A computed fold for a 133-nucleotide RNA from a soil metagenome, annotated as c-di-AMP riboswitch aptamer (ydaO/yuaA leader).
RNA sequence: UGCCGAAUCCGGUUCUCGUCUGACCGGAACGGGGGAACCAACUUGAAGCUGAAGCUUCAGGGGCGAAUCGGAAUCCGUAGCGCACUCUUUUGGCGCGAGCCCGUCAGCUAACCCCGUAGGCCCGAGAAAGAGA
Numbered sequence: 001u002g003c004c005g006a007a008u009c010c011g012g013u014u015c016u017c018g019u020c021u022g023a024c025c026g027g028a029a030c031g032g033g034g035g036a037a038c039c040a041a042c043u044u045g046a047a048g049c050u051g052a053a054g055c056u057u058c059a060g061g062g063g064c065g066a067a068u069c070g071g072a073a074u075c076c077g078u079a080g081c082g083c084a085c086u087c088u089u090u091u092g093g094c095g096c097g098a099g100c101c102c103g104u105c106a107g108c109u110a111a112c113c114c115c116g117u118a119g120g121c122c123c124g125a126g127a128a129a130g131a132g133a
Stems, first nucleotide, its partner, number of pairs: 002121003008028007029117006039107001044059006060105001061102004069077003080096004085132007
């Protein structure tokens, strides 16, 4: 200087002669969750009992994120995601395809309510066309 990501900006208070920094508080902006009507859904699987209807027991469910799914599976693929002024198209190349949280509970959802503003990286980041800045 730039990249992934919502993760940035502004103001006030405190300390001080004053300033910066830190801590705390508030606001804006960005991002996420909960939450009506209408609509959707409410008819899963296995085992046991029973003539049948039915009953009992065991397997839960959901969120953030691109990160899902399949193969005997530390590997190879794959939905999907990222790459340098921005967007669209075409064509190459290189990567990611994790992790965490809620706690038996949440479909959508106006009003309304709640939460986050972290962390981790790079040193030449391909090219062409069109539009814009």
The prediction has a mean pLDDT of 80. Rfam family: c-di-AMP riboswitch aptamer (ydaO/yuaA leader). Rfam links the family to the GO terms regulation of gene expression and cyclic-di-AMP binding. For this family Rfam cites "New RNA motifs suggest an expanded scope for riboswitches in bacterial genetic control" (Barrick et al., Proc Natl Acad Sci U S A, 2004). The RNAcentral record of the sequence draws on MGnify.